[in-house]
Molecule: Lysine riboswitch aptamer
Organism: uncultured Lawsonibacter sp.
């Protein structure tokens, strides 16, 4: 240096079911009232639609999450910034935004805890990032207490 196997632990990811949230919200009828220029992401062309409020009737879904189960795994995977392709936002064109797939780049050993730090989100849930903390696995140094490093690592076997 190569190949194979393996360890970390509230370990990682995916899928299905479930329950709550979303929400008595969006939306659809009915009744009443007010108002005037606009609205459908931005621009162009076209097309479509009155708008808002109140009362009462009906009344969701998605994204995000809980629990359980199954599957694949241990750079598992997550994130940053570009690229390509596809989808959605009335139709077409050009953009922006969001989502997905793929490949590149750089960062992160792992989970946990903390604070009205930043971002996503309907959200105080949850997730991501940064910061701080101890813990944990691992290696190095050290008599020890301890200190330091990073997964491009560590352990075992074989070549």
């Nucleotide at each position: 240096g190569g190949a194979u196997a393996g360890a970390g632990g509230u370990g990682c990811g995916g899928c299905g079911c479930u329950c709550a949230u979303g929400c008595g919200u969006a939306c659809c009828g009915c009744g009443g009232g007010a108002c005037a220029a606009g609205g459908c992401c931005a621009g162009g062309c076209a097309g479509c639609c009155g708008u808002c409020c109140c009362g009462g009737g009906g009344g969701a879904g998605a994204g995000g999450g809980u629990g359980c189960g199954c599957c694949g795994c241990c750079g598992a995977a997550g994130g940053u910034c570009g690229g390509a392709c596809g989808g959605c936002c009335u139709g077409c064109c050009u953009g922006a935004g969001c989502c997905g797939u793929u490949g590149g780049u750089c960062c992160u050993g792992g989970g946990c805890c903390g604070g009205a730090g930043g971002g996503a989100a309907a959200a105080u849930a949850u997730c991501c990032c940064a910061c701080g903390g101890a813990c944990u696995g691992u290696c190095a140094c050290g008599a020890g207490a301890g200190u330091g490093g990073a997964g491009c690592g560590c352990u075992a076997u074989c070549c």